[in-house]
Context: one part of a larger RNA
RNA sequence: UGACGGGGACCCGCACAAGCGGUGGAGCGUGUUGUUUAAUUCGAUGAUAAGCGAAGAACCUUACCAAGGCUUGACAUCCUGGGAAUUUUGGCGAAAGCCGAGAGUGCCUUCGGGAACCCAGUGACAGGUGUUGCAUGGCCGUCGUCAGCUCGUGUCGUGAGAUGUUUGGUUAAGUCCAUUAACGAGCGCAACCCCUAUGAUUAGUUGUAUUUUUCUAGUCAGACUGCCCCGGUAACGGGGAGGAAGGAGGGGAUGAUGUCAGGUCUGUAUUACCCUUACGCCUUGGGCCACAAACGCGCUACAAUGGCCGGUACAAAGGGCAGCCAAGUCGCGAGACGGAGCAAAUCCCAUCAAAGCCGGUCUCAGUUCGGAUAGCAGGCUGAAACUCGCCUGCUUGAAGCUGGAAUCGCUAGUAAUCGCAGGUCAGCACACUGCGGUGAUACGUUCCCGGUCUGACA
Numbered sequence: 001u002g003a004c005g006g007g008g009a010c011c012c013g014c015a016c017a018a019g020c021g022g023u024g025g026a027g028c029g030u031g032u033u034g035u036u037u038a039a040u041u042c043g044a045u046g047a048u049a050a051g052c053g054a055a056g057a058a059c060c061u062u063a064c065c066a067a068g069g070c071u072u073g074a075c076a077u078c079c080u081g082g083g084a085a086u087u088u089u090g091g092c093g094a095a096a097g098c099c100g101a102g103a104g105u106g107c108c109u110u111c112g113g114g115a116a117c118c119c120a121g122u123g124a125c126a127g128g129u130g131u132u133g134c135a136u137g138g139c140c141g142u143c144g145u146c147a148g149c150u151c152g153u154g155u156c157g158u159g160a161g162a163u164g165u166u167u168g169g170u171u172a173a174g175u176c177c178a179u180u181a182a183c184g185a186g187c188g189c190a191a192c193c194c195c196u197a198u199g200a201u202u203a204g205u206u207g208u209a210u211u212u213u214u215c216u217a218g219u220c221a222g223a224c225u226g227c228c229c230c231g232g233u234a235a236c237g238g239g240g241a242g243g244a245a246g247g248a249g250g251g252g253a254u255g256a257u258g259u260c261a262g263g264u265c266u267g268u269a270u271u272a273c274c275c276u277u278a279c280g281c282c283u284u285g286g287g288c289c290a291c292a293a294a295c296g297c298g299c300u301a302c303a304a305u306g307g308c309c310g311g312u313a314c315a316a317a318g319g320g321c322a323g324c325c326a327a328g329u330c331g332c333g334a335g336a337c338g339g340a341g342c343a344a345a346u347c348c349c350a351u352c353a354a355a356g357c358c359g360g361u362c363u364c365a366g367u368u369c370g371g372a373u374a375g376c377a378g379g380c381u382g383a384a385a386c387u388c389g390c391c392u393g394c395u396u397g398a399a400g401c402u403g404g405a406a407u408c409g410c411u412a413g414u415a416a417u418c419g420c421a422g423g424u425c426a427g428c429a430c431a432c433u434g435c436g437g438u439g440a441u442a443c444g445u446u447c448c449c450g451g452u453c454u455g456a457c458a
Stems, first nucleotide, its partner, number of pairs: 005457001007454003011451003015445002019410005026300008034291002042053002064286007073125001077124002079121005086103007107114002127275002130273002136269001138264003141260001143258001148187006154163003167178003193252004198221007224246001227240005302403001306362007318349003323342002328337003369400001374395007416438007
C1' cells in the first nucleotide's frame, strides 16, 4: 500500500421483511453423477457445470466400439511414366474395396509438347476431434451496469508512498455543489445510437362502398426542473399547473482498471511434445438412447375459479419456390387425392389463436379428475423407423387428494396464466428465441446475503 475481522459508519440491491406463484412429494421429458458395457466419444463441476458446447445422435453427423479394408494416402504443392476425359459391363464382397472385359478418342500446338482430368510410381510431405487452456492468441463467463480505476505538474514524506479521490451536502452515479495544497486531465457514469408512448406533415398497389379515421414507410415537433409555491449559500429536494408523457417517461444495445493460472487446443488460429502400413484414411453394423440408485432443469397433474359437449368473439410477431400450399372430394382421425394462387402489406401457413363469453351436463368420488403404461389397427418422413422417430383411432387405465427439512423467481403491463410463430430441421421440441391476450399482491431497513466508504483497534 492492499486484503481480511463474529471492527465502525453510511447507503444501496427482490438482500431481508410484506405478498404472489413455484421447486423439494407423484408420473413423464431432458441433462449430470454413478454403475454397467466391446463402446456407452469428449468437454463443462459452488456461486460462474448440470434442456450447458448440442439452433434438433435412425445412416450421415461421430470424435467411441467390433469387423472388413487402404498406405504419398479422403485433402494440398512438386517430380517421373502411361492414358484424353468419359462410359458400358462380368466375378468376389455386408459395403468399402479387389480382380477383370469392352466402347471412346476430344481442345490448343512453333508438332518438341501443353491445358484440364484419370491411373501407376518415387520421395519431399500430407493427416491427427492425439497431449498441454498451467506455453498462447482470439472469444466468453463472473464480481457488475457495481461506481469505481488512474495519470501529468505541484506539495508533503529519508523512503515505500500520500495528497488530488478527504470533509459537509446531494445524486441512480468519483452526479453535481460548497470547502480544501492542490490545480488540471484520462478510462468509466451520463449523453450521442435503436425500439416504444403523443401530435403534425409527406407518400401509399393495404383497409373502407366513400370521406374522416385506422394502418405502413419516412421527416419533424415535443420534456428542459422551462413555469409557479416552499426549503436551501449552492448543487438539489418537496409540492403544483399545463401536458399524451415529469423530473433518467418505459425497454434495448453499450460492461472501466482489474479478479478468479475461471472456461475453451473438440469452432478456427497457434508454441512444445507425441503417432506415421497408424493415435492417419474408407466402409458395414453397433454405441452416444444401457439402468440398482442420487441430483439439477422442465412438462402434466392431483380437480368444481374445474372436466366434458354445443354455440360464439377478439391478436401481435413471423415464415414460404427442392417452398407455403387454397377451394373441392375421400377418411372418425392422423392424413390422402387435387390443383388455384403466391418470390408475397396482394396468395398460403391460418376461418389465423387460446384462455374469454353464452347455454347444457357432471356433484366431490381416485371420479366424466389424472393421464403413465400396455395391446391392436393405421398415417407421415426417409434407401432404411428392430435396437432408436413423430402422429392418429379403439381399448387399457398406473402413481397422484397440494407435497418434510429446505429452497427459487418476481415491484407493473411486472408476477401468474393463455395460446401463436420462428431458428435448427427430410422427419423429430415438454427445450430455446421471439410475439401478443387476460392481468394481480406489496410501500419498512432490526436481522441474513452481496456491495460502497473508513481508521491501526487485534
Small-subunit ribosomal RNA, 3' major domain from an uncultured bacterium, 458 nucleotides, folded computationally. The full RNA is in RNAcentral, with records from ENA and SILVA.